[in-house]
Context: one part of a larger RNA
């Protein structure tokens, strides 16, 4: 000089895009942050109205409304979001393997959807519990679950061929023998939406390997027993000592193993001619956690943040028997710090999740706030104005100098903020009506329609009024641009380095002036 997730001083007019808990991965109070589906399936109110009936206490019945609500049952819930603790490792970069492998939903092909059975919640009855909750008897539906039937195919086993790579499989055919399917819902009955097996292929993933990836030798006669390799076994989608038996005794290591110290990794930031050095905050890719630690069920997919058990700390409730809870999600508190926002708005957009669909959810996200935190743009006037160069201040050698065209003073001008009145783009799918290619589809086009914008009456645009509301901070010894008074008197103080102060200090402290930046400008940290 350049940079900063910055922070402290002093000062502060406006917008736009940015960005904003780096420490305690410390503890949280409160609300919100993942549910939809009635077109899977059974059940099924009440408040309120009108009517009947009444012994006036009530009772019945329509409507509300098959709504509301919970439960079965299906997909989601493994995405999105947060945070860096751990992690020096195939975590991550790249590049290739997989003949050792999986993939719901979604495309494309093929063949099927036949008959039948037993439950169970939810309901009703009973019992326990202060509560979370729970236990028995009953009854019942289904795309929920258990059998048989088919078997294109598929898996497995025997026989045989064939083609290909080559650790022995990969792939194509044949015949026998074993086994494995399904679910229905809507319907204008044409149909669609699904189901069931089987092969393809998209996409996302698991593993394996070359490479590359920080400090310490004051960590080396070092490390290592599932340890290194073999057999059979298990187990997994899948290789493999991943696990287990036996059997061998190996395996790393100065080309730095073990061991300890630091660290999430990369794309990329910042500096820097570069070659490098430092870094890894927003964004975007990967990996790890989710109160600590274990653990496994579900399921195409965790070994699950807002899911289950086990211990443990910690903390709320208790009727003491026994029960809730986990903000590294959005906000929002306490705490510790030098320090980091709103308990906002909206689902209108892009995107996700269920649905046929209208919808419904979405603190994702899409807006606003809030802070000069940082970056750009604009203001805070422009022009004229001494022939007395006003008053004042300030230095003077008392002549004058200068602060100064600086102000008064005259024109003008209307950006920002102020007021008034117009006023967007982001909307286009979706849905409904017609029509056109199409296969009477599906898609897509093309016409009409009804709705639908948080931001916001914002941005922009024109009007109005008026110079009006809008400047500071640092520093003037050398380096380094800008100098005189005056206090002070090695005192009070400066101070990055040199250094300055002990009676004329351009170095302290103030004044006037001057240099520089300018909604900043100064210091203070890191880092090139």
């Nucleotide at each position: 000089g350049a940079a900063u997730g910055a922070a402290c001083g002093c000062u502060g007019g406006c917008g736009g895009c940015g960005u904003g808990g780096a420490u305690u991965a410390g503890g949280c109070a409160u609300g919100c942050a993942a549910g939809u589906c009635g077109a899977g399936c059974g059940c099924g109110a009440a408040a309120g109205u009108c009517c009947c009936c009444u012994u006036c206490g009530g009772g019945g019945g329509g409507c509300g409304a098959g709504u509301a609500g919970a439960g079965c049952g299906g997909c989601g819930a493994a995405c999105u979001g947060g945070u860096g603790a751990g992690u020096a490792a195939c975590a991550g970069g790249u590049g290739g393997g997989u003949a050792a492998c999986g993939u719901g939903c979604c495309c494309u092909g093929a063949a099927g959807u036949g008959g039948g059975g037993a439950a169970u919640a939810a309901c009703c009855c009973g019992g326990g519990g202060a509560a979370a909750c729970c236990c028995g008897g009953g009854c019942u539906a289904a795309u929920a679950c258990c059998g048989c039937a088919u078997g294109c195919g598929g898996c497995c086993g025997g026989c045989c061929g064939g083609a290909c790579c080559a650790u022995g499989g990969u792939c194509c055919a044949g015949c026998c023998g074993g086994u494995c399917a399904a679910a229905g819902g809507c319907u204008u009955c044409g149909g669609u939406c699904g189901c069931u097996u089987c092969a393809g292929g998209a996409u996302c993933g698991g593993c394996c390997c070359g490479c590359c990836c920080c400090c310490g030798a004051u960590u080396a006669g070092g490390c290592u027993u599932g340890u290194u390799g073999g057999u059979g076994a298990g187990g997994u989608a899948a290789c493999g000592g991943c696990u287990c038996a036996c059997c061998a005794a190996g395996g790393c290591g100065a080309c730095g193993a073990u061991c300890g110290g630091u660290a999430g990794c990369u794309g990329g930031c910042c500096u820097g001619a570069g070659a490098g050095g430092g870094u890894g905050g927003u964004c975007a890719g990967c990996c790890a956690c989710a109160c600590u630690g274990g653990g496994a069920c579900u399921g195409a997919g965790a070994u699950a943040c807002g899911g289950c058990c086990c211990a443990g700390a910690c903390u709320c409730c208790u009727a003491c028997g026994g029960g809730g809870g986990g903000c590294a999600g959005c906000a929002g508190u306490c705490u510790a710090g030098a320090g980091g926002c709103u308990u906002c708005g909206g689902c209108a957009a892009u995107g996700g999740g269920g649905g046929a669909a209208a919808c419904c959810c979405u603190g994702a996200c899409c807006g606003a706030g809030c802070g000069a935190c940082g970056c750009c743009g604009c203001g805070u006037g422009c022009g004229g104005g001494a022939u007395u160069g006003a008053a004042g201040g300030c230095c003077u050698u008392c002549g004058g100098g200068u602060c100064g065209u600086a102000a008064a003073c005259c024109g003008c001008u209307g950006u920002c903020a102020g007021g008034a009145g117009g006023g967007a783009a982001g909307a286009a799918u979706g849905c409904c009506c017609c029509g056109g290619u199409g296969g009477u589809g599906a898609a897509c086009c093309g016409g009409g329609g009804a709705g639908a914008g948080a931001c916001g009456g914002u941005a922009c645009c024109u009007c109005c009024a008026g110079a009006g509301g809008a400047a500071g901070c640092g520093c003037c010894g050398g380096c380094u641009a800008a100098c005189u008074c005056c206090g002070u008197g090695c005192c009070a103080g400066c101070a990055g380095c040199c250094g300055c102060g002990g009676u004329a200090a351009u170095a302290c402290g103030g004044a006037g002036g001057g240099c520089g930046c300018g909604a900043g400008c100064g210091u203070u940290g890191u880092c090139c």
Source information: A computed fold for a 528-nucleotide part of an RNA from an uncultured bacterium, annotated as small-subunit ribosomal RNA, 5' domain. Its mean pLDDT, the model's own confidence on a scale to 100, is 84. It matches the Rfam family "Bacterial small subunit ribosomal RNA". Its family is annotated with ribosome and structural constituent of ribosome in the Gene Ontology.